A computed fold for a 408-nucleotide RNA from Sphingomonas turrisvirgatae, annotated as Bacterial RNase P class A. RNAcentral holds the sequence, with entries from ENA and Rfam. The gene name in the source record is rnpB.
RNA sequence: CCAGAGGGUCGGGCGGUCGCCGCCGCGCUUGCGCGGGGGAGGAAAGUCCGGGCUCCACGGGAACACGGUGCCGGGUAACGCCCGGCGGGUUCGGUUCGCCGGACUUAGGGAAAGUGCCACAGAGAGCAGACCGCUCACCGUCCCGGCUUUUACGUCGGGGCAGGAGCAAGGGUGAAAGGGUGCGGCAAGAGCGCACCGCGCGACCGGCAACGGAAGCGGCAUGGCAAACCCCACCGGGAGCAAGAUCGAAUAGGGACCGCAUAUGGGGAGUUCCGCCUCGCGGUCCGGGUUGAUUGCUUGAGCCGUCACGUAAGUGCCGGCCUAGAGGAAUGGCCGCCCAUCGCCAGCACCUCCCACACGGGAAAGGGCGAGCGUGGACAGAACCCGGCUUACAGACCCUCUGGCAUU
Numbered sequence: 001c002c003a004g005a006g007g008g009u010c011g012g013g014c015g016g017u018c019g020c021c022g023c024c025g026c027g028c029u030u031g032c033g034c035g036g037g038g039g040a041g042g043a044a045a046g047u048c049c050g051g052g053c054u055c056c057a058c059g060g061g062a063a064c065a066c067g068g069u070g071c072c073g074g075g076u077a078a079c080g081c082c083c084g085g086c087g088g089g090u091u092c093g094g095u096u097c098g099c100c101g102g103a104c105u106u107a108g109g110g111a112a113a114g115u116g117c118c119a120c121a122g123a124g125a126g127c128a129g130a131c132c133g134c135u136c137a138c139c140g141u142c143c144c145g146g147c148u149u150u151u152a153c154g155u156c157g158g159g160g161c162a163g164g165a166g167c168a169a170g171g172g173u174g175a176a177a178g179g180g181u182g183c184g185g186c187a188a189g190a191g192c193g194c195a196c197c198g199c200g201c202g203a204c205c206g207g208c209a210a211c212g213g214a215a216g217c218g219g220c221a222u223g224g225c226a227a228a229c230c231c232c233a234c235c236g237g238g239a240g241c242a243a244g245a246u247c248g249a250a251u252a253g254g255g256a257c258c259g260c261a262u263a264u265g266g267g268g269a270g271u272u273c274c275g276c277c278u279c280g281c282g283g284u285c286c287g288g289g290u291u292g293a294u295u296g297c298u299u300g301a302g303c304c305g306u307c308a309c310g311u312a313a314g315u316g317c318c319g320g321c322c323u324a325g326a327g328g329a330a331u332g333g334c335c336g337c338c339c340a341u342c343g344c345c346a347g348c349a350c351c352u353c354c355c356a357c358a359c360g361g362g363a364a365a366g367g368g369c370g371a372g373c374g375u376g377g378a379c380a381g382a383a384c385c386c387g388g389c390u391u392a393c394a395g396a397c398c399c400u401c402u403g404g405c406a407u408u
Stems, first nucleotide, its partner, number of pairs: 001404010012338007020039002023036006041379001045390002048388005053240004066236005071085005086108001087106008109231002114229002116225003131171002133167003138164002140161008179197006198220001199218003204213003244295004254286007265279004302321004307316003339377001342374003347369002350367002352363004
């Protein structure tokens, strides 16, 4: 310098001008004017998890159901978050081939409580199995020879056959077939025996723990899946600022009292009659509730910094700061200059190319530099408030690490 990984910070700046929403002060004509000051984010987003706050429910405890969490230790108000560690996995490097180290990653309690599932293929997928294959030791059967005077039966020896039987080494299926390699052993085989490796149990040692190491013992055993039901341990009332609180208009409706009217009456229902249902008018007062107004509302597990403790997450002391609180909702538009970004292009001649191969000269296809001109800022938009997670994000800067090239 280039490429990549991880982490962090920022995410346009300055000026002018015209606006928008709150706050403070002054003025008056009380809703306007003037002046001052403030006005989005790292995610304000998704609303996934944990809380504060508010209302509702609830006598206490237990059990059941449902939902969630799940290695260990720490942090925290709390968490499914964060930090550190352990175990597993992937990858890289080193190696005395035993292992060691780095980076990344990981929902990681229980599979001898029970149930379920293990597709396709395959003989067999869970109280394992026998398709091809191997075996004549045993039973069976066939042949040959000897003995019993001969045949038969029997018996001894040899040979063949895989029907019974034995086997699970080899082949084959599969993600997975009840340890692997070698030697012995056997009729053939097999942890059947032995050596090494693997595995299980493990006294003891180290560690707060997860866990690690390990003398010795065991011939090897009940394969996997719990992000299937389930078991175990722990946690969990419900709804949410449109929560909730206060004040309360017109109109309509409710109640009390008073006055008037009171059926030959008024209203339903425009007129007349008949029929049906209903009961009025005015005033004063009370109470509920709607529109509305006020509050909740932003000083809070707050932010910044020094120091101390801690590997870290973080905690503590001290100092400083106040930073939108508006109602379906303001935080914006334009212009100039500047900084990134990207594009066009005059030019330069560092690499490159050509002639020479010593100096030097030339070209401009490619890389590089580049005055000037143009372009012009990602994702996005507070709505009670915090802590997290996840998702979106043009570009710039910083730190650490890995690899490559060059130089010292």
The prediction has a mean pLDDT of 76. Of the family's consensus pairs, 94% are formed in the model.